[in-house]
Molecule: transfer RNA
Organism: Peromyscus maniculatus bairdii
RNA sequence: AGAGGGGUAGCUCAGUGGUAGAGCGCAUGCUUGGCAUGCAUGAGGCCCCGGGUUUGAUCCCCGGCACCUCCA
Numbered sequence: 001a002g003a004g005g006g007g008u009a010g011c012u013c014a015g016u017g018g019u020a021g022a023g024c025g026c027a028u029g030c031u032u033g034g035c036a037u038g039c040a041u042g043a044g045g046c047c048c049c050g051g052g053u054u055u056g057a058u059c060c061c062c063g064g065c066a067c068c069u070c071c072a
Base pairs, nucleotide, nucleotide: 002070003069004068005067007065010024011023012022013021018055026042027041028040029039030038048064049063050062051061052060
């Protein structure tokens, strides 16, 4: 320098043009003599950054940033 891919919760990932979910983790309570397991409840992200389209963008378009893979 060329091609492709994804960027969403602490981690691994879903998601759809109408302000977002799961599993694990975390907190609290119940259960136990205690721990673990189990059950219930809850906290936690305005979706990488900027711009555009749209009544409305996490989703569509453009640019940028960092990352992964491939070719050289």